This is a predicted structure of a 124-nucleotide RNA (FMN riboswitch aptamer (RFN element)) from uncultured Acutalibacter sp. The RNAcentral record of the sequence draws on MGnify. Its Rfam family is "FMN riboswitch aptamer (RFN element)". Gene Ontology term of the family: FMN binding.
RNA sequence: UCUUCGGGGCAAGGUGAAAUUCCUGGCCGGCAGUGAAAGUCUGCGAGCGAAGGCGCGGGGUUGCGCGCUCUUUGCCGAACUGGUGGGAUUCCAGUACCGACGGUAAAGUCCGGAUGAGAGAAGA
Numbered sequence: 001u002c003u004u005c006g007g008g009g010c011a012a013g014g015u016g017a018a019a020u021u022c023c024u025g026g027c028c029g030g031c032a033g034u035g036a037a038a039g040u041c042u043g044c045g046a047g048c049g050a051a052g053g054c055g056c057g058g059g060g061u062u063g064c065g066c067g068c069u070c071u072u073u074g075c076c077g078a079a080c081u082g083g084u085g086g087g088a089u090u091c092c093a094g095u096a097c098c099g100a101c102g103g104u105a106a107a108g109u110c111c112g113g114a115u116g117a118g119a120g121a122a123g124a
Base pairs, nucleotide, nucleotide: 001124002123003122004121005120012024013023014022026109027108028099029098030044031043032042033041039097040096047075048074049073050072051071052070053068054067055066056065057064079095080094081093082092083091101112102111103110
C1' cells in the first nucleotide's frame, strides 16, 4: 500500500379496533486490553450534539438553507454475593441490572438511515 472479513435477539400467552412497542414471560451481548475466558472493570467503536473546514443552493450585501463527516470537541448504559485458585468485579454457583436516533399503540429485539460507517482481525 492492497485484498477479504468485521452485531446478536420477543418462543408461548394476555388486553385492545390497532402493540414482535403495553402486560406476563422469553431471547441477545461489537473490538482491544487486563496475573485467568468480561454486555456491567479500563479504553475504543457505534450513537446523539456543537464549532471550524469544504461543497452546493439562493441572495445586491450581511445573514440564511442543505449536504459531506475532513479537523477539533461535548455527551454517552448497567454487578453484587459466595466458591475455587498463586492469581479471576473475567471461571463456577446464585441473585440482579443495562441497551442510540427516526418511524409506528410507547421498541435493546420490528422497519429505516445501512448494499453505509466502524473499533479491529486475517492475509498478500
Model confidence (mean pLDDT): 82 of 100.